The RNA shown here (transfer RNA) has 71 nucleotides and comes from Microgenomates group bacterium Gr01-1014_5.
Formats: sequence, structure tokens, C1' cells
RNA sequence: GCCCCCUUAGCUUAACGGCAGAGCAGUGGUUUUGUAAACCUCAGACAUCAGUUCAAUUCUGAUAGGGGGCU
Repeated sequence: GCCCCCUUAGCUUAACGGCAGAGCAGUGGUUUUGUAAACCUCAGACAUCAGUUCAAUUCUGAUAGGGGGCU
């Protein structure tokens, strides 16, 4: 230098173009003499910018970051 893949919550990850879900972690509560465990509840995310579309996490392009391959 060229090519390919990935980017969703603090972490690990789902999601036919039509309401963004879950587990762990976190908040509050129930329970307990107390702690842990268990149960209930709450809050929290689509890398960025454009395009297509009635409608984009999803499709297209560029940028950024990460990973891999070739030279």
C1' cells in the first nucleotide's frame, strides 16, 4: 500500500426493514438476628456523519476505532 471482517447497556451478547431483548454487574424492596443466596422491582445501549425508504440496529457510502490476510 491492497483486501476482508467486526463495532448494540459497565461486561458478555440477541434482534424478518415495522415497540431494541437477555444474562452478569448496579439501584430499591421482600426474606434473615445478621450476611450470602433466593424472589420482586427500577435504571442503563444501536461508533460517527450522510444517503435510500412511509419507516433503518438492520440496506448503501464515507470516516473513526479494533482484528485478520497478502505484499

The sequence was found in a public genome assembly.